[in-house]
RNA sequence: GCCCGAAUAGCUCAGUGGUAGAGCGACUGACUGUUAAUCAGUAGGUCGUAGGUCCGAUCCCUACUCCGGGCG
Numbered sequence: 001g002c003c004c005g006a007a008u009a010g011c012u013c014a015g016u017g018g019u020a021g022a023g024c025g026a027c028u029g030a031c032u033g034u035u036a037a038u039c040a041g042u043a044g045g046u047c048g049u050a051g052g053u054c055c056g057a058u059c060c061c062u063a064c065u066c067c068g069g070g071c072g
Base pairs, nucleotide, nucleotide: 001071002070003069004068005067007065010024011023012022013021018055026042027041028040029039030038048064049063050062051061052060
C1' cells in the first nucleotide's frame, strides 16, 4: 500500500428497511435471623464519525477513525 471482518446499554452479544432487545452487572421492592440465593420491577443507548439513497436507515451506498485478520 491492497483486501476481508468487527464497531449497538457498564460488560458479552442479538437485531437484514417501519419508533432498539436479551443475558450478566447496577438500583428499588418482596422474601429472610441476614449482606447471599430466589422472585418482581426500574434506570441506563446521539446504534464509531460525516455525508448519500429512501416517505422512512442500527440495517443499503461512499469516505474517514479505531480494533482484529490476511496479502505484498